[in-house]
């Protein structure tokens, strides 16, 4: 190596509690969880520690490991944190705009920080320019019974006549007015304009350049101060709760290690 038959052995583990101690019934956890009977005024044992009785696999995916990993769950915590209750005490607190420090944390700075200079821009004034609204103007139309004009039929009117006069309606034009205006012209106003130019102002904000060459700044924690609130609040005992942290058991996962007899070929 192959084949039979067997023994050990497995057919579930763990937390807590119980107990002098294992272990089991009863709670929980995990999860592939043989079957009967015993047992919380407990049951059965004794370091080989439940005991009886019956199945069923078996030397391996299955069995040992007080090696490795993983970590359900449980027990402990006067190690921290926030909540519940309670009761005698003791001292006071407790909130808080704001201001001070800059300890402690974070931001901003050698891609240049304080600070020093020069610009720009936010700001004022004043000229333009341009928009947008009025008004008037030019322009177009329309406009007069008779008191406006041209031409004036008919008709009048003077003349002997040649001629001359006034002149209705009509048609043309036209004043005052009216109406309409895209554009142009002037004049007015403003809840006008990333517009131009000049002058002034720059306490403070913003932003550029140059010099400088390590600081700045104060968000949260602390600490001090404190203007007004609040009748409660801290501290200290006790209870029980829920998070983190620690520590103890540890169930299942992963890997590795370790595994017996006889007989025949």
């Nucleotide at each position: 190596c192959c084949g039979u038959g067997c023994u050990a052995g497995a057919c579930g583990g763990g937390g807590a509690g119980c107990u002098g101690g294992c272990g089991g019934u009863g709670c929980c956890c995990u999860g592939a969880a043989c079957c009967c009977g015993c047992a919380a005024u407990c049951c059965g044992c004794c370091a080989c520690a439940g005991c009886g009785g019956g199945g069923u696999c078996g030397a391996a995916c299955u069995c040992c490991c007080c090696c490795u990993u993983u970590g359900a769950g449980g027990g402990c915590u006067g190690g921290c944190g926030c909540g519940u209750u309670u009761g005698a005490g003791u001292c006071u607190g407790c909130c808080g705009a704001c201001g001070a420090u800059g300890a402690g944390u974070g931001g901003c700075g050698u891609u240049g920080a304080a600070g020093a200079u020069u610009g720009g821009g936010u700001c004022c004034u004043g000229c333009g320019c341009g928009g947008c609204g009025g008004a008037a103007g030019c322009c177009g139309c329309c406009g007069a019974a008779c008191c406006u004009g041209g031409u004036c039929a008919g008709g009048u009117c003077c003349g002997a006549g040649a001629g001359g006069a006034a002149g209705c309606a009509g048609c043309c034009a036209u004043a005052a007015g009216g109406u309409g205006u895209a554009u142009c012209u002037u004049c007015c106003g403003g809840g006008u304009g990333c517009c131009g130019c000049a002058g002034g102002g720059u306490u403070g904000c913003c932003u550029g350049g140059u010099c400088g060459g390590a600081g700045c700044a104060g968000g949260c924690u602390g600490u001090c101060g404190g203007a007004g609130g609040c009748a409660a609040g801290g501290c200290g005992g006790a209870u029980g709760g829920c998070g983190c942290g620690g520590u103890u058991c540890g169930a299942u996962c992963u890997g590795g290690g370790g595994g017996g007899c006889a007989c025949g070929g």
The prediction has a mean pLDDT of 75. A computed fold for a 265-nucleotide RNA from Anaerolineales bacterium UBA2181, annotated as Bacterial large signal recognition particle RNA.